Small-subunit ribosomal RNA, 3' major domain from an uncultured Steroidobacteraceae bacterium, 475 nucleotides, folded computationally. Its mean pLDDT, the model's own confidence on a scale to 100, is 83.
[in-house]
Context: one part of a larger RNA
RNA sequence: UGACGGGGACCCGCACAAGCGGUGGAGCAUGUGGUUUAAUUCGAUGCAACGCGAAGAACCUUACCCAGGUUUGACAUGCACCGGACAGGUGUGGAAACACAUCCUUCCUUCGGGAUCGGUGCACAGGUGCUGCAUGGCUGUCGUCAGCUCGUGUCGUGAGAUGUUGGGUUAAGUCCCGCAACGAGCGCAACCCUUGUCCUUAGUUGCCAUCAUUAAGUUGGGAACUCUAAGGAGACCGCCGGUGACAAACCGGAGGAAGGUGGGGAUGACGUCAAGUCAUCAUGGCCUUUAUGGCCAGGGCUACACACGUGCUACAAUGGCAGAAACAGAGGGAAGCCAACCGGUGACGGGGAGCAAAUCCCAGAAAAUCUGUCGUAGUCCGGAUUGAAGUCUGCAACUCGACUUCAUGAAGUUGGAAUCGCUAGUAAUCGCAGAUCAGCAUUGCUGCGGUGAAUACGUUCCCGGGUCUUGUACA
Numbered sequence: 001u002g003a004c005g006g007g008g009a010c011c012c013g014c015a016c017a018a019g020c021g022g023u024g025g026a027g028c029a030u031g032u033g034g035u036u037u038a039a040u041u042c043g044a045u046g047c048a049a050c051g052c053g054a055a056g057a058a059c060c061u062u063a064c065c066c067a068g069g070u071u072u073g074a075c076a077u078g079c080a081c082c083g084g085a086c087a088g089g090u091g092u093g094g095a096a097a098c099a100c101a102u103c104c105u106u107c108c109u110u111c112g113g114g115a116u117c118g119g120u121g122c123a124c125a126g127g128u129g130c131u132g133c134a135u136g137g138c139u140g141u142c143g144u145c146a147g148c149u150c151g152u153g154u155c156g157u158g159a160g161a162u163g164u165u166g167g168g169u170u171a172a173g174u175c176c177c178g179c180a181a182c183g184a185g186c187g188c189a190a191c192c193c194u195u196g197u198c199c200u201u202a203g204u205u206g207c208c209a210u211c212a213u214u215a216a217g218u219u220g221g222g223a224a225c226u227c228u229a230a231g232g233a234g235a236c237c238g239c240c241g242g243u244g245a246c247a248a249a250c251c252g253g254a255g256g257a258a259g260g261u262g263g264g265g266a267u268g269a270c271g272u273c274a275a276g277u278c279a280u281c282a283u284g285g286c287c288u289u290u291a292u293g294g295c296c297a298g299g300g301c302u303a304c305a306c307a308c309g310u311g312c313u314a315c316a317a318u319g320g321c322a323g324a325a326a327c328a329g330a331g332g333g334a335a336g337c338c339a340a341c342c343g344g345u346g347a348c349g350g351g352g353a354g355c356a357a358a359u360c361c362c363a364g365a366a367a368a369u370c371u372g373u374c375g376u377a378g379u380c381c382g383g384a385u386u387g388a389a390g391u392c393u394g395c396a397a398c399u400c401g402a403c404u405u406c407a408u409g410a411a412g413u414u415g416g417a418a419u420c421g422c423u424a425g426u427a428a429u430c431g432c433a434g435a436u437c438a439g440c441a442u443u444g445c446u447g448c449g450g451u452g453a454a455u456a457c458g459u460u461c462c463c464g465g466g467u468c469u470u471g472u473a474c475a
Base pairs, nucleotide, nucleotide: 001475002474003472004471005470007469008468009467010466011465012464013463015459016458019422020421021420022419023418026313027312028311029310030309031308032307033306034304035303042053043052064299065298068295070293073124077123078122079121080120081119082118083117088103089102090101091100092099093098106115107114108113126288127287129286130285131284135282136281137277138276139275140273142271147186148185149184150183151182152181153162154161155160166177167176168175192265193264194263195262197233198232199231200230201229202228203227207222208221211220212219236259239253240252241251242250243249315415319374320373321372322371323370324369331362332361333360336355337354341350342349343348381412386407387406388405389404390403391402392401428451429450430449431448432447433446434445
């Protein structure tokens, strides 16, 4: 100087407390361990692995296994020699890759040759093989915590100290005052995006107050309103009162759409964990080279006495079912979204209008509301499982897809010890969309809106963190 302490002081955080809803019990989905297997490819392992890489494993993917077959190679560059082929069609070999047989057949030219292609040979290619403890790059984490440092000066023999400590204050090393320090840098904050109010400009595909008109903003018309998208205004403790050290600031009030960082996002200092990744990529070294490379068919990654994590659906009456009739936002669409209409109980099929989309389509939002029924039951709760018949995608749904209809109707009556999330348009609850994608195992993930709470006395305790100080046989 640090680190540590079941030392001290101060402070913060959904850390506890106060509340609300979960997980842990059930069924299923998904990931992992284990076991099994020819293979169940590999990686991730306290927080910070386990709905993670994977924004989508039937083939492909695919790296694994079995079988077949290949060796200058699926791919790159170069050299030497040779060829008029190569490709394509047909036949045989269980399939494929591939091999053999057969048919047919290039371009430019200065006629030397060149280009493309193929063969042989040589250099070499190739490797999702090993090492993340050889590395780059990228990422997680402490932590959006408020810290981490430097120059000059001064002090100390020196390691070092000071500044950065102290008194206040802040979300903040934020600011003020003091001070052997004076300044500065990376962080904080602001600048950026979005949302909340208003103004100006603009008025189609969007809007409709006034005037006509219609089944319908449909049409004439209008430019007010909504909205869209450009530019501005607005919030700064600016004003008032109080507290304070006459400071920084804090408390209350006014005005205001908004008040003290208005809400949300992006943004992650010096460093820590030899943290993660050689399987995104790149790369040193090592290993392999008729194989640890490359091709192909089938299988596997989907197994199943079990254990754990993360979720979905429930156990019902604040509910289930039936009927009626409302209200979003944000997205996507051409090998696409697919309207009206017709057929089918339905998945869907037919049909064909419109739309590269403020115009058309996906697209019926659902909870909510009203009416009826059920009457506390393993039920008109719950939907697993299983049988049958189908639909769609796709070369192909057996291993191993999703969906529909009929039948079947399991466990489950609120969950032990323990444990998680959340402080406001939040939790809870309700649907909608997108990426990946032929299809889908999506209940995941990422967004979007609808309805919309309870509680916070407080900091004694648990956990994590910051500053100062103290002890130390630790470095």